About this RNA: The prediction has a mean pLDDT of 88. A computed fold for a 76-nucleotide RNA from a Clostridiales bacterium, annotated as c-di-GMP-I-GGC riboswitch aptamer.
RNA sequence: CUCGACAAAGGCAAACCACGGGAAACCGUGGGACGCAAAGCUACAGGGCCUGUAAAAUGGCAGCCAGCUACCGAAA
Numbered sequence: 001c002u003c004g005a006c007a008a009a010g011g012c013a014a015a016c017c018a019c020g021g022g023a024a025a026c027c028g029u030g031g032g033a034c035g036c037a038a039a040g041c042u043a044c045a046g047g048g049c050c051u052g053u054a055a056a057a058u059g060g061c062a063g064c065c066a067g068c069u070a071c072c073g074a075a076a
Stems, first nucleotide, its partner, number of pairs: 002076001003073002011036002016031006034063001040068003046065002048061003
């Protein structure tokens, strides 16, 4: 470095619910845990998906792939 253990310490938080924002996708806060070894960060300017439209514009998703960065250290 690759890699990822019924390891240690810690972390995040799907659906759903409440309140708030938004035309919507979806977002924020709290509750809640399905899961996650990057579920940390990055969204016109890598691909993809969603919203929206006659087509666009606009907006959203990083928990789809991707890029960048990072804690721990059994085995290989």

The sequence was found by an Rfam model in a public genome assembly.